[in-house]
RNA sequence: GCCGUUGCCAUGGGGUGCCGCCCACGCGGCUGAGAUGAUACCCAUCGACCUGAACUGGGUAAUGCCAGCGGAGGGACGGCGCAUGAUCGACAC
Numbered sequence: 001g002c003c004g005u006u007g008c009c010a011u012g013g014g015g016u017g018c019c020g021c022c023c024a025c026g027c028g029g030c031u032g033a034g035a036u037g038a039u040a041c042c043c044a045u046c047g048a049c050c051u052g053a054a055c056u057g058g059g060u061a062a063u064g065c066c067a068g069c070g071g072a073g074g075g076a077c078g079g080c081g082c083a084u085g086a087u088c089g090a091c092a093c
Base pairs, nucleotide, nucleotide: 004082006081007080008079009078011044012043013042014041017030018029019028020027021026049074050073051072055068056067057066058065
């Protein structure tokens, strides 16, 4: 300096990794809104998420853990309200 952290309905989009228990199942640990679970969770352009990427730096038991990359490229854009503001008009003083 800028900004609506807004409700409901409908429809659509999206992710699901790392580690331990020999493996699978299952259970537990890590990050997270969410880790194969779902009538869940997140997001719908102020954009989730994907690509670059087996990327770069840091850190970790390990990881898509954190930061960078990033003003990058792509990516789902219906309706009705509420709030706020501007303009116009009417009325009153």
This is a predicted structure of a 93-nucleotide RNA (TPP riboswitch aptamer (THI element)) from Labilithrix luteola. The model forms 95% of the base pairs in the Rfam consensus. The prediction has a mean pLDDT of 77. Its Rfam family is "TPP riboswitch aptamer (THI element)". Rfam describes the family as follows. Vitamin B(1) in its active form thiamin pyrophosphate (TPP) is an essential coenzyme that is synthesised by coupling of pyrimidine and thiazole moieties in bacteria.